[in-house]
Context: one part of a larger RNA
C1' cells in the first nucleotide's frame, strides 16, 4: 500500500425539560415478606419514607397571609394557574463518561555496585637502561669543627623506554568487523600506579581529585510491576437515508488571548396576534461632508503704527535718516482632526398610514460560533509602500453551484426540488480557433489598441489675437550708409574686452548695433529698405487619438491565430448567451380550502384543489433503511434454508427482489421490545497478499 475481520456518546445514579399513559388534592411505595409449574417474571402484601397541597420571620410566632415598623404610611417575599407516578427521549451533575495519545508526569511496593564511582580485606604486577640525594671510609685542610677530593652507597608522585594502563593529532570506518572499532603517532609507566579475588554504600538515595560526572550500551532523579483507563483548555479519528430550517468569527469580563461564560446570531416547542423588515407622511435632536474666518490658532502680500536694530547727530534732555525686525490694527487672498458665524445629503428617534412576513415580541428545551477573508466606501496607523494593518459601513466568499473576467475562494451577472434533442433574457459577446452582425459617422498608422513622471512643428477637431492685394510669410537680387575709429579705458578697444552716452545727417532703409570673427583692423551675418513673386501666413490657448521615454535571461505572447479593422469613439437595428425568467411534466414541505373515514368528540388520517417555497459548512428539528438477539402469531425448508456469485424488476434513497448459479440445513414475514447497530480515513488495531 490493497484486501478481509476488529475500531469511537455507553452504563448507574441525580437533576431538569419535552413526549406518553395512570391516579389525582392527593400521589408512589423502598427494603423485606407471601402465592404459582417457575431461584425469572407477573401478581399480591408492605405507607416505613419521599414529593405535594401555604407562606412569612433570625426567632418566638403568626397564618392567605407575614416581616420590617408607633403606624389600620409605605414596602419585600407570597396567596390568587395541580400535582404525584411508570415508560421514553433531549441536556446538565457526577463517575474513566465519544475513541486512541503523552513526557523529564504524581505516588507506593520492590529489584540492581557482575558495568562503573568510591571505599575495606586479601593477593599479584612493574624487561632494561639512565642520572647518582643522604649518609659511610680513606685521604687532604684545620687546634677542632666546617670544608674538600677520591671510592662506597643506591635516593626520587627523577629521567628514556617494553609489559601494563590511558586516549593526543591524524585517516579510515558512519545500513561499521564494532550500539565507540582498526591504523600510525602520542601521554604515564616506583607511583595519589596497574590489577585479580572477597565484600560494603542506591534512587531525593548512594558515589564523586566535580564533568550534573556515574550507579548494567540514552540519568538533572535508575529499573520492574502496581495506583492507572494519571491528566492533555491540545493534534488526530468518530461509521446507515432522505426532508425542512440554518448560524458565527462581535460585545463585556476572564493568569484571558488557538480556552472559557453571559449576551448576540441559528433551531425546535408554547404562548401573544399585527407589534416586524421596507415603505409613505408628519415632528425632532445633532454639528459630520461642505463652506467658511465671527472666535482658537496657523500662514503670504500691502497699508498704518508701538517697540527694537543700524546709520547721522549728540554733554544731558531731545532730534533727523533708514531698500532693516515688527506687536496691535486696517486691507486683500488663504489654511485646520482636536477652529466654527454657517451647515447639508443619509443616519438615527417618536407619532400615524399601509405592510400577514421562514415578519415581531415573550417564555421554555438544543446548540454551534469567540483564527474571519478580499472587495467598495468613510478614517485611524504605515511611507496619501504592502495579498500590510486597525475602526465604522455594504457586499460576496466562508457555507455558493451556474454564465463572464483565457486560467482565477472574496470583481460582474446570477442563488441550483427534479426531467425536457422547447421559449426569452443578464453579465459579458457576435473574424476563426467558438455560440451568435451587420450598417452609418467620426477617428489612430503607433500592431497603438496590449507600460509612467517627463518630452516633442505626428495628426484631427475646436477658440482667440495679429500680419496681410496700399502685396504679408519663406526665398532669390541688390542695398545695410555718413559725422565716427562717438567718448572714456587701454600696448591696442575701429558697431562687438570692460565702462559712458546712444545724438545728428543722407536717406527706399541702415541700430554709436544681433551673432560670427582679428592682436587690433579687416571679414562674414543679421536687423531695417527696395526689387522679382503673388496668397494667405503668424503667435497662443483647449480637445481627440498616436509618437519618444521602453534593457534579462528556453520562444513569444490583446487566451492563440491573425486583423488596419477583426482598434479606439459614437449611433442604429438584429443575434448568441446561465442550473437567472417562461413553457411541459413529476416529487415533497407549508399555508388555506373541499370531501370522506377513524375516535375517547377533541382531534387525528388519507384524497383532491389552490396559493408558496425547497443552494447550503457548524448546528437544531423531523421521518425512515438495514443489523444481532428476543416476545407474540403466521409461514418457508433435501421436490434444496443460510451464505456465496449473477439479477428481471421495485422504492427519492438507506434498501428490497422474483429468477437463475453455487451451496447442503435452517430460514423469513407482521407487529412488539431490547442492543456489543452500519466504516474509507484516527503515520488506527490483527491476519493475509
Nucleotide at each position: 500500500g490493497u484486501c478481509u475481520g476488529c475500531g469511537a456518546g455507553u452504563u448507574a445514579c441525580u437533576g431538569u425539560c419535552c413526549g406518553u399513559g395512570g391516579c389525582g388534592a392527593g400521589u408512589c411505595u423502598a427494603a423485606g415478606c407471601c402465592u404459582u409449574u417457575g431461584u425469572a417474571a407477573a401478581g399480591g402484601c408492605g405507607g416505613a419514607g419521599g414529593c405535594g397541597a401555604a407562606g412569612c420571620g433570625a426567632a418566638a410566632g403568626c397564618g392567605a397571609g407575614u416581616c420590617c415598623u408607633a403606624a389600620c404610611a409605605g414596602g419585600g417575599c407570597g396567596c390568587c394557574a395541580a400535582g404525584c407516578u411508570g415508560c421514553g427521549g433531549g441536556c446538565a451533575g457526577u463517575a474513566g463518561a465519544c475513541c486512541c495519545g503523552a513526557a523529564g508526569g504524581g505516588g507506593a511496593g520492590g529489584u540492581g555496585a557482575u558495568c562503573u564511582a568510591c571505599c575495606c580485606a586479601u593477593g599479584g604486577c612493574c624487561a632494561g637502561g639512565a642520572u647518582g640525594a643522604a649518609g659511610u671510609c680513606a685521604c687532604c685542610u684545620u687546634a677542632a669543627c666546617c670544608g674538600g677530593u677520591g671510592a662506597u652507597g643506591g635516593a626520587g608522585g627523577u629521567c628514556c623506554g617494553a609489559a601494563c594502563a590511558g586516549g593526543u593529532g591524524g585517516c579510515g570506518g558512519u545500513u561499521g568487523a564494532a550500539a565507540a572499532c582498526g591504523c600510525c603517532u602520542c601521554u604515564g609507566a616506583u607511583g595519589a600506579g596497574c590489577u585479580g579475588u572477597g565484600g560494603g554504600u542506591a534512587g531525593g538515595a548512594g558515589c564523586g581529585a566535580a564533568a550534573g560526572a556515574c550507579u548494567a550500551a540514552c540519568c538533572a532523579a535508575a529499573c520492574c510491576c502496581c495506583c492507572u483507563g494519571a491528566u492533555a483548555g491540545c493534534u488526530g479519528g468518530u461509521u446507515c437515508u432522505c426532508c425542512c430550517c440554518g448560524a458565527a468569527a462581535u460585545a463585556g469580563c476572564u493568569u484571558g488571548a488557538g480556552g472559557g461564560c453571559u449576551a448576540g446570531c441559528c433551531u425546535c416547542g408554547u404562548g401573544u396576534g399585527c407589534u416586524g423588515a421596507c415603505u409613505c407622511g408628519c415632528g425632532g435632536g445633532g454639528g459630520u461632508a461642505a463652506a467658511g474666518c465671527a472666535c482658537u490658532g496657523g500662514a503670504u502680500g500691502g497699508a498704518c503704527u508701538a517697540g527694537g536694530g543700524c546709520c547721522c547727530a549728540c554733554a544731558c534732555c531731545a532730534g533727523g535718516g533708514u531698500a532693516c525686525c515688527g506687536a496691535a490694527u486696517c486691507c486683500a487672498a488663504c489654511c485646520a482632526a482636536a477652529c466654527u458665524c454657517u451647515g447639508a445629503a443619509u443616519a438615527c428617534c417618536g407619532c400615524g398610514g399601509g405592510g400577514u412576513g421562514g415578519a415581531g415580541c415573550a417564555c421554555g428545551g438544543g446548540a454551534g460560533u469567540c483564527a474571519g477573508a478580499c472587495g467598495g466606501u468613510g478614517g485611524g496607523g504605515g511611507a496619501u509602500a504592502a495579498g500590510c494593518u486597525u475602526c465604522a459601513u455594504c457586499g460576496u466568499c466562508g457555507a455558493g453551484a451556474g454564465g463572464g473576467a483565457a486560467a482565477c475562494a472574496g470583481c460582474c451577472c446570477a442563488g441550483a426540488u427534479c426531467g425536457c434533442c422547447g421559449g426569452c433574457u443578464a453579465a459579458g459577446g457576435u473574424g476563426c480557433c467558438u455560440a451568435a452582425a451587420u450598417g452609418g459617422c467620426g477617428u489612430u498608422u503607433a500592431g497603438u489598441g496590449g507600460a509612467a513622471a517627463g518630452g516633442a512643428u505626428g495628426u484631427c477637431c475646436g477658440a482667440u489675437c495679429u500680419c496681410g492685394a496700399a502685396g504679408a510669410c519663406a526665398g532669390u537680387g541688390a542695398g545695410g550708409a555718413u559725422g565716427u575709429u562717438g567718448g572714456c579705458u587701454u600696448a591696442g578697444a575701429g558697431g562687438c574686452a570692460g565702462c559712458c552716452a546712444u545724438c545728428a545727417u543722407u536717406u527706399a532703409a541702415a541700430c554709436a548695433g544681433u551673432g560670427c570673427g582679428u592682436a587690433a583692423u579687416a571679414g562674414c551675418u543679421g536687423a531695417c529698405u527696395c526689387a522679382c513673386c503673388g496668397a494667405g501666413a503668424g503667435a497662443u490657448c483647449g480637445g481627440g487619438c498616436g509618437c519618444c521615454g521602453a534593457a534579462a535571461a528556453u520562444g513569444a505572447u490583446u487566451g492563440g491565430c491573425g486583423a488596419u479593422a477583426a482598434g479606439c469613439g459614437u449611433c442604429a437595428u438584429a443575434c448568441c448567451g446561465a442550473a437567472g425568467c417562461c413553457g411541459c411534466g413529476g416529487g415533497u414541505g407549508c399555508a388555506g380550502g373541499u370531501u370522506u373515514g377513524c375516535c375517547u368528540c377533541g382531534g387525528c388520517a388519507a384524497a383532491c384543489c389552490u396559493g408558496u417555497g425547497c443552494g447550503g459548512u457548524a448546528g437544531g428539528g423531523g421521518a425512515g433503511c438495514g443489523u444481532u438477539c428476543u416476545g407474540u402469531g403466521c409461514g418457508c425448508u433435501g421436490u434444496g434454508a443460510a451464505g456465496c456469485g449473477g439479477g428481471a424488476g421495485g422504492g427519492u434513497a438507506a434498501c428490497c427482489g422474483a429468477c437463475u448459479g453455487u451451496g447442503g440445513a435452517g430460514c423469513g414475514c407482521a407487529c412488539g421490545g431490547a442492543a456489543g447497530u452500519g466504516a474509507g480515513a484516527a503515520u488506527g488495531c490483527a491476519g493475509a497478499c
Predicted 3D model of a 689-nucleotide part of an RNA (large-subunit ribosomal RNA, domain II) from Candidatus Methylacidithermus pantelleriae. The coordinates come from a structure-prediction model, not an experiment, and the mean pLDDT is 87. The full RNA is in RNAcentral, with records from ENA. Lineage of the source: Bacteria > Methylacidiphilae > Methylacidiphilales > Methylacidiphilaceae > Candidatus Methylacidithermus.